[in-house]
RNA sequence: UCCGACGUAGCUCAAUGGUAGAGCAAUCGGCUGUUAACCGGUUGGUUGCUGGUUCGAGUCCAGCCGUCGGAG
Numbered sequence: 001u002c003c004g005a006c007g008u009a010g011c012u013c014a015a016u017g018g019u020a021g022a023g024c025a026a027u028c029g030g031c032u033g034u035u036a037a038c039c040g041g042u043u044g045g046u047u048g049c050u051g052g053u054u055c056g057a058g059u060c061c062a063g064c065c066g067u068c069g070g071a072g
Stems, first nucleotide, its partner, number of pairs: 001071007010024004018055001026042005048064005
C1' cells in the first nucleotide's frame, strides 16, 4: 500500500428495512435466625463518526476512524 471481517448497555452477544432486546453485572425488594442461593422489580443505548438511498436504516451504499486477519 492492497483485500476481507468486525464495531450495538459496564461485559458477552441478539435483532429478516417497520417501537433496539437477552444473559451477566449494578441497584431496590421478597424469601430467612443471618449470609449465600433462589424469585421479582428498576436503572442502564448519540447502534464508532460523517454523509447518501428510503415513507421509514442497527440493517442497504460511500468515505473516514479503530480492532483483528490475509496478500505484497
Molecule: transfer RNA
Organism: Endomicrobium sp.